[in-house]
A computed fold for a 1573-nucleotide RNA from an anaerobic digester metagenome, annotated as small-subunit ribosomal RNA. The sequence is in RNAcentral, with records from SILVA. The coordinates come from a structure-prediction model, not an experiment, and the mean pLDDT is 83.
RNA sequence: AGAGUUUGAUCCUGGCUCAGGACGAACGCUGGCGGCGUGGAUUAGGCAUGCAAGUCGAACGGUAUAAACCUUUCGGGGUUUAGAGAGUGGCGAACGGGUGAGUAACACGUAGGUAAUCUACCCUCAAAACGGGGACAACCCAGGGAAACUUGGGCUAAUACCGGAUGCGUGCAAGCAAUGUUUUGGCUGUUAAUGCUAUUCACGGAAGUGAGUAGUGUUAAUGGUUGAGAGCAUUAUUUGCAUAAAAGGUGGCAUAUGCUGCCGUUUGAGGAUGAGCCUGCGUCCUAUUAGUUAGUUGGUGAGGUAAUGGCUUACCAAGGCGAUGAUAGGUAGGCGGCCUUAACGGGUGGUCGCCCACACUGGGAUUGAGAGACGGCCCAGACUCCUACGGGAGGCAGCAGUCGAGAAUAGUCUACAAUGGACGGAAGUCUGAUAGUGCGACGCCGCGUGAACGAAGAAUCCCUUCGGGGUGUAAAGUUCUUUUAUACGUGAGCAGUGCCCUUUAUAUGAAUAGUAUAGAGGGAGGGAUUUAAGCGUAUGAAUAAGCAACGGCUAACUCCGUGCCAGCAGCCGCGGUAACACGGGGGUUGCAAGCGUUGUCCGGAAUUACUAGGCGUAAAGUGCAGGUAGGCGGAUAGAUAAGUUUAAGGUUAAAGGCUACGGCUUACCCGUAGUAAGGCGUUAGAUACUGUUUAUCUGGAAUGCGGUUGAGGGAGACAGAAUUCCUGGUGUAGCGGUGGAAUGCGCAGAGAUCAGGAGGAAUACCGAAGGCGAAGGCAGUCUUCUAAGCCGAUAUUGACGCUAAACUGCGAAGGUGUGGGGAUCAAACAGGAUUAGAUACCCUGGUAGUCCACACAGUAAACGAUAAUCACUAGGUGUUGGGUUCGUAUAGGACUCGGUGCCGGAGCUAACGCGAUAAGUGAUUCGCCUGGGGAGUACGAUCGCAAGGUUGAAACUCAAAGGAAUUGACGGGGGCCCGCACAAGCGGUGGAGCAUGUGGUUUAAUUCGACGCAACGCGAAGAACCUUACCCGGUCUUGACAUCUGCAGAAUUCUUCAGAGAUGGAGGAGUGCCGGCUUGCCGGAGCUGCAAGACAGGUGCUGCAUGGCUGUCGUCAGCUCGUGUCGUGAGAUGUUGGGUUAAGUCCCGCAACGAGCGCAACCCCUGCUUUCAGUUACCAUCAUUAAGUUGGGGACUCUGAAAGGACCGCUGCGGUAACAACGCAGAGGAAGAUGGGGACGAGGUCAAGUCAUCAUGGUCCUUAUGACCGGGGCUACACACGUGCUACAAUGGUAGUUACAGAGGGGAGCGAAGCAGUGAUGUGGAGCGAAUCUCAGAAAAGCUACCCAAGUUCGGAUUGAGGUCUGCAACUCGACCUCAUGAAGCCGGAAUCGCUAGUAAUCGCGCAACAUCAUGGUGCGGUGAAUACGUUCCCGGGCCUUGUACACACCGCCCGUCAAGCCAUGGAAGUUGGGGGUACCUAAAGUUCGUAACCGUAAAAGGAGCGACCUAGGGUAAACUCGAUGACUGGGGCUAAGUCGUAACAAGGUAGCCGUACCGGAAGGUGCGGCUG
Repeated sequence: AGAGUUUGAUCCUGGCUCAGGACGAACGCUGGCGGCGUGGAUUAGGCAUGCAAGUCGAACGGUAUAAACCUUUCGGGGUUUAGAGAGUGGCGAACGGGUGAGUAACACGUAGGUAAUCUACCCUCAAAACGGGGACAACCCAGGGAAACUUGGGCUAAUACCGGAUGCGUGCAAGCAAUGUUUUGGCUGUUAAUGCUAUUCACGGAAGUGAGUAGUGUUAAUGGUUGAGAGCAUUAUUUGCAUAAAAGGUGGCAUAUGCUGCCGUUUGAGGAUGAGCCUGCGUCCUAUUAGUUAGUUGGUGAGGUAAUGGCUUACCAAGGCGAUGAUAGGUAGGCGGCCUUAACGGGUGGUCGCCCACACUGGGAUUGAGAGACGGCCCAGACUCCUACGGGAGGCAGCAGUCGAGAAUAGUCUACAAUGGACGGAAGUCUGAUAGUGCGACGCCGCGUGAACGAAGAAUCCCUUCGGGGUGUAAAGUUCUUUUAUACGUGAGCAGUGCCCUUUAUAUGAAUAGUAUAGAGGGAGGGAUUUAAGCGUAUGAAUAAGCAACGGCUAACUCCGUGCCAGCAGCCGCGGUAACACGGGGGUUGCAAGCGUUGUCCGGAAUUACUAGGCGUAAAGUGCAGGUAGGCGGAUAGAUAAGUUUAAGGUUAAAGGCUACGGCUUACCCGUAGUAAGGCGUUAGAUACUGUUUAUCUGGAAUGCGGUUGAGGGAGACAGAAUUCCUGGUGUAGCGGUGGAAUGCGCAGAGAUCAGGAGGAAUACCGAAGGCGAAGGCAGUCUUCUAAGCCGAUAUUGACGCUAAACUGCGAAGGUGUGGGGAUCAAACAGGAUUAGAUACCCUGGUAGUCCACACAGUAAACGAUAAUCACUAGGUGUUGGGUUCGUAUAGGACUCGGUGCCGGAGCUAACGCGAUAAGUGAUUCGCCUGGGGAGUACGAUCGCAAGGUUGAAACUCAAAGGAAUUGACGGGGGCCCGCACAAGCGGUGGAGCAUGUGGUUUAAUUCGACGCAACGCGAAGAACCUUACCCGGUCUUGACAUCUGCAGAAUUCUUCAGAGAUGGAGGAGUGCCGGCUUGCCGGAGCUGCAAGACAGGUGCUGCAUGGCUGUCGUCAGCUCGUGUCGUGAGAUGUUGGGUUAAGUCCCGCAACGAGCGCAACCCCUGCUUUCAGUUACCAUCAUUAAGUUGGGGACUCUGAAAGGACCGCUGCGGUAACAACGCAGAGGAAGAUGGGGACGAGGUCAAGUCAUCAUGGUCCUUAUGACCGGGGCUACACACGUGCUACAAUGGUAGUUACAGAGGGGAGCGAAGCAGUGAUGUGGAGCGAAUCUCAGAAAAGCUACCCAAGUUCGGAUUGAGGUCUGCAACUCGACCUCAUGAAGCCGGAAUCGCUAGUAAUCGCGCAACAUCAUGGUGCGGUGAAUACGUUCCCGGGCCUUGUACACACCGCCCGUCAAGCCAUGGAAGUUGGGGGUACCUAAAGUUCGUAACCGUAAAAGGAGCGACCUAGGGUAAACUCGAUGACUGGGGCUAAGUCGUAACAAGGUAGCCGUACCGGAAGGUGCGGCUG
C1' cells in the first nucleotide's frame, strides 16, 4: 500500500466482498510449565446458610464466673485481681464494598462565582471551665402473648438530661470616621424637532404655496467640565438589650487543699479537609414531534433554608421558551481513558481512578457536623417465610454460595502478617476493604518438547512417464546436554512498626517527679501466602504438538472415491465420469500450546468527502419568478479591539500514553524522573484582514431625459378564404373510401356545378437557423389601456447590492364545477375490414371534450435533461435591435453596445462532447444526490369537489443496476456489388411399377455408425458361407495373435475313426539348415508340442479427453503481422475514400510505410504450329496381297519428348484535375481478354463427422464383453420419406439392313476362329503380359417395311414352367436365358431440383471392387439445343454506413395477466397489553399549622386526642399514544424447464417516451399537448 466481482473486451460510475488490528467473549479440535493480569455483559430475576461495623471499664451504675487473701455464728460475709453477656452514655455506623435500573439533566466534563453558605474528628492562636437540680434504663417485683415483643409498680449512676452566673462572638438598636456608589445643580458644545423675527430663490396674473439662509427662544437626546447636598453599602470603633460549659476521666508530687501532666469539654478567630448552591461553554437520534408553558415568566410582602431562588404562599402584571429546533417521542449513567486510524475522525465506557444515581417497588420523615440513610425507622404494594390464625418476620445491585434464564463467566478457601479504616491513652478488638491462595489457555509475556554427527539416501506410505521421485538427515545408529520433570537437601526477602527496661536531649513544671517528643543501648514475642522463590545433588532423551489451509483474492499439489448426488462456499463460484474447489490418503504452506470458526467495533471506505466527493448523458438543478429571515458583499480615511495574533502566568487529579533510567535471569509487569499536543479562563501588547462605529467617494445598483424594437400582456371592433349545414336552380347514376374491400351516402335525385343564407372555429402567403416574454407561452387588421428590453448623451441618489429556507404569485395539455356555445376534429362507443384472435393499427360514423365567462386543479421528456449573480480567459463566420464614423452617400466598409445561431483553440471531461450564451478559471448563495429492486409505494400529516398533488419510509430481496465508447452479430435500416439467386428457357422430381437407402414396426437377432443445407444408391469399389461386428447352439481358457523362461521334439506330411463342425482318438512316413570339432555329440536360428506365470485379446464405453483424416460456409475474397501514428483504454489506422477487376486485381489519393497467408501465376489435360524420333501406329508416291498382308517410305495421320505461341502487345475512342489502372470497338491470329477443364481450399465457424480404417488417454471385461465352429440374421413388412431406373408412346415401337468412336481392362486372366444350342451358354483352344492378340457386334443416327391412337405390336411389373452359369453350397437369399402370363401407368396436387455451350438433353462403351451379382459409383466418346430484357423481388455471399436493451450474438433479448409454492409487509369488523398526562372520588405514614372538654401544673409549658393542607397508593371517566394478534383482503419479492399473448430493444414490423383522461384478459390501445433520449 491494495485486491476480487457488472462486459466478448474497455474506460468510468457504483455497490457488495476480502486481506489488518482489537475483544470481560462463546463454540470446535487439541493441550507441557511459569509469571502478570482478568472472569455474571443475559433476569436492577428470586434467594437456603455463614460471614461483611463495631468499639470504648481511662464516661457510668452494676454483674455472672474464676483465682488469691482475710474473716465466719459455717448459712456466709469482706478485700484484691481478672472479667463474659446485657444496659445508660460517647464516637463510628453518611466511610469502605456493590450495581448501572433510572436520568438527555448544571447529571457529567471544563472554566469560573459564592460579598448567598455549612463543615464532626484534625492543626494554629486567644480565652474559659463558677454554682445547682430532678430523672430514666440496667436491676428487683407483678402481669399479657404461640412468638415477636410488651405493660404496670419500685431503687439508682454518669462526660446522659435541665435551670442560674460570666462572656471578647452572634443578632437588634443608636453614635462617629473613611472609602465606594447612586441621585441632583451650574457653565458649555453638538444633533433633531419646533415657535417668532428678518431675508433670498422658484412657481403663479394675483392670493399664496414650496424650498433655503441668518438671528433668537423652547423641548428632547448626547458629550465635556465643575460644585454642593442627600441616600445606601462596606470596613474600623463605642454604647445598650437578648443568648452557653462536663469543678469530667486518668496519672505524678505534696499532703488535706493545693500544684501539675495527658485525654476530654466550652467560646471566638484562622487554616485544612469535605460538602451545598449558582453561572458560561460542551454533551445521542427523530420535524412522519411545530408550537409550548399556568407557579408558568417577572414584581411586592411574608414564610422557609446552612444558604440564593416561585423553593412555598397572598396579591399584581402578562409574561417566558421556540426553526441557532422549544415541546413531545426513542435511546443512554457521564468522564479520565480504551480500541482503531497516516491524520481528521469513528466506535466504546468491562477491569483501575473521579463524579452521579440506586439499594425489593413507591412515599415519608427521625437522629446527626453530615442521610431523605444498602446490612436504621414509619406507611402502602408485590413476593417469600413462621404461626397456637389472634398476629409477626424478611430484603446478597457486600464476600462466598444456590435456583432460574442464558452461547457464556470461578471457592459456601486462608489471614488480619502487610496497606488502609472505625473505636480506644494504650495493649488491642473489628474489618469478605485488603493481602493471599484455588478454579478457567479468557488474555498478554516468557520457557520447553532436545543438540551435534549420521546414506547420492534403509523400511513403511504416497506418486510415477516404471527409468525413478517424495517423505528425508528425517529415522535407525554414535556422541553429548539436562532448561523442564521426578526424588532429596538447602534456603533469603515481604518485618522488628509497636511494647517493656535502661539512658540522653528538649518542652512543661517548684520538681533530678510525672508526662510528651526525638535519639542511643538492651529484651521478649509476632509469617495468611509458606509443604513457597532461588540454590545444590542424583536419574535419565528421559515427562511434553497440535490446529487450520493449499481454484483466484492468498503462502502452499497430487492420487483415489463420488458423479448437479453427497457436499463446499467470505466474494467470484465449484460438483452433470479424468474435480489442484466435495470426502479420504500422501505431500506442502502458515501459525504454534495453541489453531480455527462465530459475533461485535474501527480500518481499508475519498462509500456522508471539515481535512477530502459530486449533480448535461451514470443517483442528483425546485417548472418559473418575486421576496422575508439568514449567508456573502465596492473604494478612501479615522476610532475601537469582538474575531484574529503575540507573550506571560493559572488550570487541565492520579493512573494511562510517549521518552530516559532502573528492579524482577529476559519479556509482559513494576518503580523513578521528564514531557508533548489541545481546551478553558486571566493579564498585557499588536491592528494587516473581518466585525462595530464615524466621515467621505463613484466605479456596483437605481432614478430622470431623448430615441428605438418586438406574434410581450388585457379589452373592444372589423375583415377575407376554407370546412359543414340549410334553401333554390342545372343535371344523372353513381359517390365515398382502401393495400384490396366493405360498412356509409344516393333515383324520395347524391356526388358535380351555380346562386343565396346560417353558424362556429382558426388566421394561408409574408414566415425565417427571425422577434418578444421569467417560465408556461405568444401570429389576420385596427383602436385603446399597460409592462419590458436595448441604445445615446449625461444629471441626480450614494452601496441603496447578490443569493434566497419559510412564504406569495404565475404555471402547456388533459381533468373538475356552474352557465353559454357547438362548424371542424375527436377519447369513449357503434359498425365494416384485417387477423389464429384483433377489446388495435385501416375505413365509415360519433359523444364528452376542443371555443367563451367565472372558479378550482398545480402536474409534463414543465429539457439546454445544464440553478442564480459577478469577474477573467485565442479566434472565424452568419443573423437581429441601436449608435459613431468613412463613403463617389438608397450600395458598401471600419469601430462599438445588446441579443440569437454555427465552427473552433487552450483548458475541462469517463468518453460523448463543452468551448466568451463554458460543461474553462475563480468568488458568493440556494436546491439536490449517496447501489438496484421494493417505491415515489405504505402509514401519518397537509392541500383538493373529485381525479389526485406535496412530504415520504421499512421489512424483504439481488450482486449487481448504470453511463460512454469498442469489436462483432443482427435489422420486416440505407447504399454499392456478385452468384443458375431470381427472371428468360430446356429437362426433371413429387402421381405409377420396380431397384436402392432411411425411418418406423417386427424379431432370438433383424450388428453398428451417419440426421436441415453439409444423414438417407452415405461408411459399403459389390452381406448365399466367409465377410460379420448381431442371435441360437456346441466348444477352448497363457488362449486365434506377440514377447520372455524351462523341458521335449526337426519342420512337415499321410491314413483312418467319432462328431454338424470346432475338436478329440489311433496309426504311419520323416530327421533338415548354420557353427564347433573330439565325428557323434554339443551349441545356435527358425518351427512345433507340453508346463508355469508375467501377459495377450476386446468392432466393449467415452469423437464432449484426443491425434490424424474429412465435410461445410466457399474457390467466397478475404484473414493477419512488424514498425510508426492516433486513442486513458478496448481498439483504430494500414484494409477506409475515388475509379476498376473474376479477385484486398490494379491505379490514384491518404499517417501511414512495408510484409505474410490467401487471389493470380508456376503444375496437368485440351486447342495451333515447329523440331526430333518412327514400332506394334500410318500409307501420298513405287511394287505386292483376299487384307498396310509384305517390301519400302519418314511425306500425312497418330504416338511422345522438346520448343514456340497470347501479353490489353498494336490501332481508335472512353476514362482522370492530369497521368494511370481499366473499359468498349477493331486489326491480326488456331486461340482475345484468367481461351476451356482439372489439381490446388487462407485465418476461422459448426464441442460438425469418425474411438467400427488407423493411432491413442482414461475406464470396463479376463473359464469372458476374449477365441473357435455349425446354423440363422443383416434380405423381415401395415406404412412414411429420400435417391434412381423403366415407362406412359408415332420426334415412337417392332423387324430387317447399312455406317462412324473414345478411353480402358486382361495371367488362378482376356479368350479368337470353328462347331452345338432359339438363347443364357457349352465345346474349342489359336493368339496375347498386349499401339501387335483379346474383351469388342458401339448405340442413337441413316435406309426399307409394318403398326395408326388403342391400355395398343405402348408399358413391362407380377406369376407359372423349363433351363444356363458361378460357387463346398443359390431353400431362407444370386445373376442370366427361353416359353407363357401381361399389373399399375395415357405426362403427374401443393411444392420442388439441375443446367448458360460442346453445356442441358439424349445415345451407347469401358473400368474398379468382384468366384458370381449394378437401375449404383466412376470414366469415355457419339448426336447436340433453347434462353439470359435485366437486378424490383426470393435465397446465399462480399464491402461501406446506421440503430441496438443482442454477445450462447434474432432459433437473441424481453413485458404483463393467470396458475403453483415459499417469504416479509400494508389494510381490516374487532380482541388484547404497555405508557404518560387530564378531571373527579378516596386516602396510609409523615412534616407543618390549628385546637374548649382529657392528662398535667400553684399557674404554665407540654402531652394525648381531634381537625386542616399536601400526598404514595387505590378507584371511576373520556380521550391520546405505542405494540401484539385477527376471519378476510391489497399489492410486493423470490422460485431450471406451467398457461395466454408479443408491449419494448432494429423503422421491433403502428417510432418511442412524458403528463393527463377514457377504455380493454394481459402486456396495452386511443385522444389532447409536449420531448428527441